[in-house]
């Protein structure tokens, strides 16, 4: 170049039209002589970015941007 999958909380993912979620970390508390453990609370997200459809968009259409994988192309 064409095809194609990915992108959501610090990390690893789920959700696939109707107020955004798990585990793992993080705070805080309680347990302990102290740490682990283990238990309670709780804080964190412009769902990569621009339009477009809809009453309503993380979802759906288009184009962009990295990260991948496949196929051609390369004198």
């Nucleotide at each position: 170049g064409c095809g194609u999958g990915a992108u959501u909380a610090g990390c690893u993912c789920a959700g696939c039209g109707g107020u955004a979620g798990a585990g793992c970390a993080c705070u805080u508390c309680g347990u302990u002589g102290a740490c682990a453990u283990c238990g309670a609370a709780g804080g964190g997200g412009u769902c990569a970015c621009u339009g477009g459809u809809u009453c309503a968009a993380u979802c759906c259409c288009a184009g962009u941007a990295u990260c991948g994988c496949g196929c051609a192309c390369c004198a």